[in-house]
RNA sequence: GCCUUCGUCACCUAACGGAUAGGGUGCUGGCCUCCGAAGCCAGAUGUGGCGGUUCGAUUCCGCCCGAAGGCG
Numbered sequence: 001g002c003c004u005u006c007g008u009c010a011c012c013u014a015a016c017g018g019a020u021a022g023g024g025u026g027c028u029g030g031c032c033u034c035c036g037a038a039g040c041c042a043g044a045u046g047u048g049g050c051g052g053u054u055c056g057a058u059u060c061c062g063c064c065c066g067a068a069g070g071c072g
Base pairs, nucleotide, nucleotide: 001071002070003069004068005067006066007065010025011024012023013022018055027043028042029041030040031039048064049063050062051061052060
């Protein structure tokens, strides 16, 4: 330099182009308890960046950034 795959809450992980972006762990608050843990209830935290296509983009396209693998 070229090719392939990937980038989603603090961490892990889903999402035929169409619902309010779902789930687990963690975190916060409440219930419970003498106090904690466990359990139960509730809540906050989100699509790497910039453009494009589309009525509609996490999803498709281009470039850039980053990661992993391969070729030279």
A computed fold for a 72-nucleotide RNA from a Pseudomonadota bacterium, annotated as transfer RNA. It matches the Rfam family "tRNA". It is annotated as a transfer RNA.